[in-house]
Context: one part of a larger RNA
Order: sequence, then structure tokens, then C1' cells
RNA sequence: GAUUGAACGCUGGCGGCAUGCCUAACACAUGCAAGUCGAACGGAAACGAUGCUAGCUUGCUAGCAGGCGUCGAGUGGCGGACGGGUGAGUAAUAUAUAGGGAUCUGCCUAAUAGUGGGGGACAACGUGUGGAAACGCACGCUAAUACCGCAUACGCUCUACGGAGGAAAGUGGGGGAUCUUCGGACCUCAUGCUAUUAGAUGAACCUAUAUCGGAUUAGCUUGUUGGUGAGGUAAUGGCUCACCAAGGCGACGAUCCGUAGCUGGUUUGAGAGAAUGAUCAGCCACACUGGGACUGAGACACGGCCCAGACUCCUACGGGAGGCAGCAGUGGGGAAUAUUGCACAAUGGACGAAAGUCUGAUGCAGCAAUGCCGCGUGUGUGAAGAAGGCCUUCGGGUUGUAAAGCACUUUCAGAUGUGAGGAAAAGCAGUCUAUUAAUACUAGAUUGCCGUGACGUUAACAUCAGAAGAAGGACCGGCUAACUCCGUGCCAGCAGCCGCGGUAAUACGGAGGGUCCAAGCGUUAAUC
Repeated sequence: GAUUGAACGCUGGCGGCAUGCCUAACACAUGCAAGUCGAACGGAAACGAUGCUAGCUUGCUAGCAGGCGUCGAGUGGCGGACGGGUGAGUAAUAUAUAGGGAUCUGCCUAAUAGUGGGGGACAACGUGUGGAAACGCACGCUAAUACCGCAUACGCUCUACGGAGGAAAGUGGGGGAUCUUCGGACCUCAUGCUAUUAGAUGAACCUAUAUCGGAUUAGCUUGUUGGUGAGGUAAUGGCUCACCAAGGCGACGAUCCGUAGCUGGUUUGAGAGAAUGAUCAGCCACACUGGGACUGAGACACGGCCCAGACUCCUACGGGAGGCAGCAGUGGGGAAUAUUGCACAAUGGACGAAAGUCUGAUGCAGCAAUGCCGCGUGUGUGAAGAAGGCCUUCGGGUUGUAAAGCACUUUCAGAUGUGAGGAAAAGCAGUCUAUUAAUACUAGAUUGCCGUGACGUUAACAUCAGAAGAAGGACCGGCUAACUCCGUGCCAGCAGCCGCGGUAAUACGGAGGGUCCAAGCGUUAAUC
């Protein structure tokens, strides 16, 4: 000199864009952060509309009707493995780069084939019953895209090559003939389902190289190193087991100890390098501590389950409940770090055919000079060089065109009004095309209409008034730009280094003047 997720002191007008627990991976009150689908299912607790009945207070109460809009709880499907947080652990089961072959992959894309015919349950519900509660137990009824057989299956799997094994589910819209037990069959469209192949995406595994310090850590290792066989896995493999052999690593630093998430990057530097790993992006690890599996395409799962432990809470003492390193917020720790805000309008995600619902992701707003950038705090004129202050050799000098005065301007802030863009969709009505037996239905294209904004009193613009509301901080001995007076008298004090102060201190304290920066200026800490 540059830099910072900074803090502290003094000061502080506005805006834009960023950033904001670096410490206790300490403990957490409260609210919210993952739901959705009635176009899978049986149903109907609530609300609404409609109809009927009764009572009347004549528009209300009660009852009935799942027939309708819808829908609590329940079965079922998909999603809760993403998104969000943190950096404790980890020095290599990580990361970065470059390769490899023995693998899996829901949703998505392309292709081929199929989607036939049956069965028995369990919730909800009802009855009874246990418990303080959490939560159950027994019996009975019932549906399905829940569950289980049968049939078929080229391709699929296994094979001793003879053969053997293995699947499925429907739902919704529309409809001219024909049939009908008036439920439908049937046709068609859409969407599902099953099997297989290929792709895409994601994931798993293996290898090489690189990756902090300590030798006052020199030897380490028995599933250890390799082989055969078996088991296990999606898959290779001591991954596991039985048997056999005695190997494997190490001064090119094994083992042990300490420290640490890694990278793109960031800071600095001419570079080489050094330091660092906040925000943003990629990967990894973790979710009160330790262990375990279940489900699933995917987890050994932050807001799932089980066990143990510590802690907190409830209890009828028998037993139960919980996990903010999600967003806010609280206590604590600390030099130190924000609101218990608004909205799903946009972008993205989950579910859904869609409308839509959910979304503390996200978009915004609030707080903080924490940083960067921009703007303002007036402009011109004005010598009687006013008054006052300070200095003085008492002549004067300086503050100083500075002020006052005169003439103007109105950025920003203030007030009033106008007012983009972030919005494209969706929906409604036409036209055309595809499909079809069909002018239904559905999908696509296109035209018109309607119309969705948290921010928001938006940005921007116009008008109004008035210089009006807006400057400080550090320093002035040398390094280092900037000097005099007074006070003090090795005292009080200053200080980054050298060093100042013991009666004329440009170095302490005050004043006047000056210098440098400026809504900041200094100090401290840290890095180059």
C1' cells in the first nucleotide's frame, strides 16, 4: 500500500447493489417449513345448494334425500432420498483430474407384445371392552389401481440343452347402428397397468496421480497378503466363511500423534509464490449421542421406525412424549452478526387429466454506514479586506470572498398527482388439422375476448414551497503532507519506531491556524 463475513471510539443526509453467529455440532418456549390425488376405493363427520316433510316467529329451526357441489377420518397411489441447514467427524471408504468394467436406474423418450378368467381378506364402520393418557383388544360387515392363485408369454430368467419357471388393473370422456336381465354389452378416444429391448438422467464400484505438520512417532499387520471353493451383493472383491500357503506395507516416511471438510475460487503479488476456502457453484459428511434394520427405483432416511444413553416435559406412579446444524424467535457464550414480516404475482419443485392445493425453496419487504458504487449538504457576485478570535517587532498580519449584503437555482429529502415493466399462461368463443363409424369427445395450431402483482404510497415523470432539512474524523518532531501562542515543569502525560517532558516543549493539555480524507474518519485484529 492492498484486503476483511470484521469489532471498538467519535460522527452520521439520501439512494442502488451486495453481505450479515467466524464463538457453544450449547439448550430450546411458540408458530410455520411436505404434501397431494374423489378421474384408484368403500363411504359422508363438516360446509353449501336444491327438493320434500313438520313446526311456526314467513324466513328460521328440526328431520329426510350421497341424488348434487364438495369432503374430515380411513384403504390405496405418487412424493416425504428433492429442495433447505450445518461443517462435528474425515489426512483418505473424502476431494480434484484422467481413465476403467463386473452393475442398478422411479418419473421421461423410442420400439415390440399383452391387458383373459377367478378367489379370500383387512381398515373405515358397528357392537362390546381395557387405559389417567399415549394408545389399544375381541367379535361382526365391506370396497378397490390393496393382496393371492389360474391361464397365456416370441423376446426374459435358469438349464444337465431334454426342458423348466415367471405378468398385468383398471379409470374417465363421448356415442350411430345391433343386443339387453335396462345395470350395461359393443365401438371409439384419453390415461393407466404388465413383460422385454434401447436411450437419457441419476447412482454404485475399481485404478492412477495430486492433496497440512511432527522421526523428541521406526517398525506396522493375523482376515493380515495371496490362492481354491462356497455364501452374499444390483455388481467386482477377504465383503464374509471353510481349507491351503506365508505373505503384505515401510526412510520415495509405513504405523502413531496433532490439525483440517475438499474443489471451482478468494486475498495479495509484476510474476513465481504465499495465505485462505464467508456469500455463489460442484462433491462429501452429519441431523440430541451411539447402534440397527424396515419400506422403497433410490435411505440405512433432518421434520420415518426400533433399541440403548444423556437431557427436558406429562403422569392417576402402572406408563408415556420430545429432538430448530429448516425460517423467524428465546436463553446462554461472545468484541460481535438482523424480523416470532408479506406473497405464492414471477422462477422452480411435489401431487393432480385439469382447475388447483402445498411450498420459511424462492420472490420481496424490515433492521445494520458491514462493504462497494453514485449523489447531495448550494451557485454566482461581494473589500468597508466589517465585527469577533489568534498572533504581533504594536506598524500590522491572519482567519478571509470566508461572513453579511445582492442576484439566482431546487438535485436529494418533503407534499400532491400521473403512472410503465416484471404477465406469459389459464379460462371463454370461433376457424383449421389429427383421430374416429361420427359433425361427439379429446389433442394440437391459430384468431378474438376476458383477465391474474406480494413488492407497491413501485421505478419514472409532472407540479408546489423554500437555501430552505443535511459535516465530520484523525493528524501537524523525523519517517510523513501540515506551526505558532498559552498552561505544565522527568509531574501530568504522549508513543508504531526513533524517542518527547527536569521553566522559553512545533512531540504532554488547551487555543488559533494548517494538512489529509470525507458520510465517513481513526484505532485494534488478521493476511499478502
Model confidence (mean pLDDT): 86 of 100.
Small-subunit ribosomal RNA, 5' domain from a cold spring metagenome, 528 nucleotides, folded computationally.
Rfam family: Bacterial small subunit ribosomal RNA.